[in-house]
Context: one part of a larger RNA
Molecule: small-subunit ribosomal RNA, 5' domain
Organism: uncultured bacterium
C1' cells in the first nucleotide's frame, strides 16, 4: 500500500448493483418446497336437461258458497341422457431433474491428455417393419369384522394402454455350419446357410389427432481403463495373503481378483510405500513488475453426503435428501398391546459464536415436470422485505458580502486567529415533501415487482458530517491541568513542576458516509 463472505468502537441523507451462519453434518415448533394426465380405466357424487310417480297447492273456471275443477313455481324417489364438473382408488410418465451442504475423501476423487478390453442410455430426431386372437383376475364401490390409533381380516363384485397365454416376426439375440479378409498370434472383420428364441394398446375428433411394438442408425446422457500433475510428517521404514500373477467356473451392460475354485509367489517400497495429521477438486479470486505466495465465500463444472450404520428393491437412470426394509441413538404419540419421525429444500425457532436477513409477493418472465391442448404444480427462478457488509454515483447548497460584529483562543497588550467563515442581501431545486400523468419487460391474450422506475406542477435552505490523527517515521501546535502519578504506545520511545508525545480547549492536517482498530492473506 492493497485485499476482506468480515467482527468490534463513534457516526449516518439517498440512489443503483452485488453479498449475507466461515461457529454445533448441533437439535428443531409451524407453513409451504413434486406432482401431473378423465383424450388409459371402471366407480362413487354433483350439476343441468328430459321422462314417470308422489308431496305440496299459486292460480283459473263454476257454484245451491258446502264444494267442485284447473294446476305454475317448488321438494323428494325412480329411470335416462349430459358435463373439456368434482374426487378417492387402478394405471402411466415424472418423482434419479431442480434446490441444500463440504462431513468424509489424499482418490484415477480433481485437473489435463489420450483410450476402447469393451458396454449402457427413457424421453427426443430419421428411416424400416408390425400392431391378430383370447383369457383370468384384483383395487375401488358394496358388505361383515379386529384396533386407541398407525392401520388391517373375511365374503360379494367390476374395468383397463393393469395383468397372462396363443399367433405372426427379422436386419435382433442364441446355437450350428460354410467360405472370404486382416493379423506373429489369443483373435478382429463383415458375408451366406440352417435351426430356435423374443413383441404390441389401444383412446379420440366434424376433420383431425395422440398414443403401442420390434430393428438400425444419429443425438443426449452415463459407466469403465490408462499417461502425467495434484497439502504435510522419515521424531512414520519396511507394508500386503484375494495380496501379485496365471487356468477355469460365476458374475456384470461391459473389462477386470470383482467373486469363488486350483495352481505358481509373487506385488508395492529412499524416485518415499505404509502408517499418522490436514482437506472437497478445478474455472477462478487477492497479492505481486514478473516468477512465485495465498485462498477455493458468491457465480460455473465435476464429486462426495443427506440423523448414525448397512441393504437391497422398482426402474432408461438410484443402491434414491422430501422411497423401502434392518439396526443404532434422540424426539414425540399410546387405551401400555403398538405406533410416528428426520429443515446440509425456502422461510422461521433454540443453541454455539466477535458474527450473517422476512415463518414475505408472484408464477408476468426464463427454466423444469405432467398434459393433444386449455391448463395444474414449481420457496427452481422473478421480485420485494432487513443490514453502509462491499464497490460505484450524488447531495447535505451557489454568488456577493470587512463595522474583518459579537463569542472563543492566544498575546510581547500593540494586536493576531477562527474568518467572507457567520450575519445581511441575491439567486438555485440535485436529493426531499404533496399533487397530477406513468412505462419497457409481452404480447392474440397475461405485469408479481409497482402506482415502481420515470414525466410535470408547487413548496422551502428548508431535513442531511463525521471520525481519526498533530514528538520522529509521517501531512500538521499553542494554552492550560497533571507532576515516573494518572495515562499513551505501531517501533525508538513519553510522563520525576516549564511535557508540541498523559487529559481538557482553541487552531492545524487527512479522509469523507464514512472514520478508526482488530483477525487474516500477498
Nucleotide at each position: 500500500g492493497g485485499a476482506c463472505g468480515a467482527a468490534c468502537g463513534c457516526u449516518g441523507g439517498c440512489g443503483g448493483c452485488g453479498u449475507g451462519c466461515u461457529u454445533a453434518a448441533c437439535a428443531c415448533a409451524u407453513g409451504c418446497a413434486a406432482g401431473u394426465c378423465g383424450a388409459g380405466c371402471g366407480a362413487a357424487g354433483u350439476g343441468u336437461u328430459c321422462a314417470a310417480g308422489a308431496c305440496a297447492g299459486a292460480u283459473u273456471u263454476c257454484u245451491u258458497c258446502g264444494g267442485a275443477u284447473u294446476g305454475a313455481a317448488g321438494u323428494c324417489u325412480u329411470g335416462a341422457a349430459u358435463a373439456u364438473c368434482u374426487u378417492a382408488g387402478c394405471g402411466g410418465c415424472g418423482a434419479a431433474c431442480g434446490g441444500g451442504u463440504g462431513a468424509g475423501u489424499a482418490a484415477c476423487g480433481c485437473g489435463u491428455g489420450a483410450g476402447a478390453a469393451a458396454c449402457c442410455u427413457g424421453c427426443c430426431u430419421u428411416u424400416c417393419a408390425c400392431a391378430a386372437a383370447g383369457g383370468g383376475a384384483u383395487a375401488g364401490c358394496c358388505u361383515c369384522g379386529g384396533g386407541a390409533a398407525a392401520c388391517u381380516g373375511g365374503g360379494a363384485u367390476u374395468a383397463a394402454u393393469a395383468c397372462c397365454u396363443u399367433a405372426u416376426g427379422a436386419u435382433a439375440c442364441u446355437u450350428c455350419a460354410a467360405a472370404u479378409u486382416c493379423g506373429c498370434a489369443u483373435g478382429a472383420a463383415a458375408u451366406u446357410g440352417a435351426a430356435g428364441u423374443u413383441a404390441a394398446a389401444g383412446c379420440g375428433u366434424a376433420a383431425a389427432g395422440c398414443g403401442g411394438u420390434g430393428a438400425a442408425a444419429g443425438a443426449u446422457g452415463g459407466u469403465c481403463u490408462c499417461g502425467c500433475g495434484u497439502c504435510c510428517c522419515a521424531u512414520u521404514a519396511g507394508c500386503u495373503a484375494g495380496u501379485u500373477g496365471g487356468u477355469a467356473a460365476g458374475g456384470u451392460a461391459a473389462c477386470g481378483g470383482c467373486u469363488u475354485a486350483c495352481c505358481a509367489a509373487g506385488g508395492c517400497g529412499a524416485c518415499g510405500a505404509u502408517c499418522a495429521g490436514u482437506a472437497g477438486c478445478c474455472g477462478a479470486c487477492c497479492u505481486g513488475a514478473g516468477a512465485g505466495g495465498g485462498u477455493g465465500a458468491u457465480c460455473g463444472g465435476c464429486c462426495a453426503c443427506a440423523u448414525u450404520g448397512g441393504a437391497a428393491c422398482u426402474g432408461a437412470g438410484a443402491c434414491a435428501c422430501g422411497g423401502u426394509c434392518c439396526a443404532a441413538a434422540c424426539u414425540c404419540c399410546u387405551a401400555c398391546g403398538g405406533g410416528a419421525g428426520g429443515c446440509a429444500g425456502c422461510a422461521g425457532u433454540g443453541g454455539g459464536g466477535a458474527a450473517u436477513a422476512u415463518u414475505g409477493c408472484a408464477c408476468a418472465a426464463u427454466g423444469g415436470g405432467c398434459g393433444a391442448a386449455a391448463g395444474c404444480c414449481u420457496g427452481a427462478u422473478g421480485c420485494a422485505g432487513c443490514a453502509a457488509c462491499g464497490c460505484c454515483g450524488c447531495g447535505u447548497g451557489a454568488g456577493c458580502g470587512a463595522u474583518g460584529a459579537a463569542g472563543g483562543c492566544c498575546u510581547u497588550c500593540g494586536g493576531g486567529u477562527c474568518g467572507u467563515a457567520a450575519a445581511g442581501c441575491u439567486c438555485u431545486g440535485u436529493c426531499c415533501u404533496c399533487a397530477a400523468g406513468g412505462a419497457a419487460g409481452a404480447u392474440a391474450a397475461u405485469g408479481a415487482c409497482g402506482g415502481u422506475a420515470c414525466u410535470u406542477g408547487a413548496g422551502g435552505a428548508g431535513g442531511a458530517a463525521g471520525c481519526c490523527c498533530c514528538g520522529g517515521c509521517u501531512a500538521a501546535c499553542u494554552a492550560c491541568g497533571u507532576g515516573c502519578c494518572a495515562g499513551c504506545a505501531g517501533c525508538c520511545g513519553c510522563g520525576g513542576u516549564a511535557a508540541u508525545a498523559c487529559g481538557u480547549a482553541g487552531g492545524g492536517g487527512g479522509c469523507u458516509a464514512g472514520c478508526g482498530u482488530u483477525a487474516u492473506c500477498c